[in-house]
Molecule: transfer RNA
Organism: Dichotomocladium elegans
RNA sequence: AGGGAAUUAACUCAGUGGUAGAGUGUUAAUCUUACAAAUUAAAAGUCGGUAGUUCGAUUCUACUAUUCCCUA
Numbered sequence: 001a002g003g004g005a006a007u008u009a010a011c012u013c014a015g016u017g018g019u020a021g022a023g024u025g026u027u028a029a030u031c032u033u034a035c036a037a038a039u040u041a042a043a044a045g046u047c048g049g050u051a052g053u054u055c056g057a058u059u060c061u062a063c064u065a066u067u068c069c070c071u072a
Base pairs, nucleotide, nucleotide: 001071002070003069004068005067006066007065010024011023012022013021018055026042027041028040029039030038048064049063050062051061052060
């Protein structure tokens, strides 16, 4: 310098244009002498950023940031 992949909740990850989800974790309640486990409920996201296309974008396009891989 060229090419490719990833970025979504605190963590690990789903989500092929139509109201953003799961597991783990956190908090509260129940249970227990107490703790753990279990059950129930709740909180936690401007989907890396900026634009564009569209009635509508996590999803499609461009640029950009970070990380990783390949080639020279």